A computed fold for an 86-nucleotide RNA from a Steroidobacteraceae bacterium, annotated as c-di-GMP-I riboswitch aptamer. NCBI's taxonomy places the organism under Bacteria, Pseudomonadati, Pseudomonadota, Steroidobacterales, Steroidobacteraceae.
RNA sequence: CGGUUACAUGGGCAUACUCAUCGAAAGAUGGGGACGCAAAGCUUCCGGUCUAAGGGUUCGAUGCCUAAGACAGCGGGGUUGCCGGG
Numbered sequence: 001c002g003g004u005u006a007c008a009u010g011g012g013c014a015u016a017c018u019c020a021u022c023g024a025a026a027g028a029u030g031g032g033g034a035c036g037c038a039a040a041g042c043u044u045c046c047g048g049u050c051u052a053a054g055g056g057u058u059c060g061a062u063g064c065c066u067a068a069g070a071c072a073g074c075g076g077g078g079u080u081g082c083c084g085g086g
Base pairs, nucleotide, nucleotide: 012037013036017032018031019030020029021028022027035073041079042078043077045076046075047074048071049070050069054066055065056064057063
C1' cells in the first nucleotide's frame, strides 16, 4: 500500500435451538450451543425489513395507519484493521 486472486500458521466471531434477565413487541444482554463468516470489527448516513407501546382513526376496538423502537448476520456508503502475501 492493500485487505482479495493463491497457500500456510496462530487465532477471532457465533445461526437455529435452549436457560436466565430486560422489553409492550420487534429484539437485546449473559451462559450453553455452532449454521455459517475474511471484516459476522465499529457506525443507522442511504435504501430495505421487523415491531406498534404511545399517538391517530373509530361509537368502541382485537382492525387499519404511524418509529421516537429494533435489525450492522438484508444491501450500499463511511471508518478502523491481525497474520501471511505484494
The prediction has a mean pLDDT of 83. It was read from a public genome assembly, where an Rfam model found it.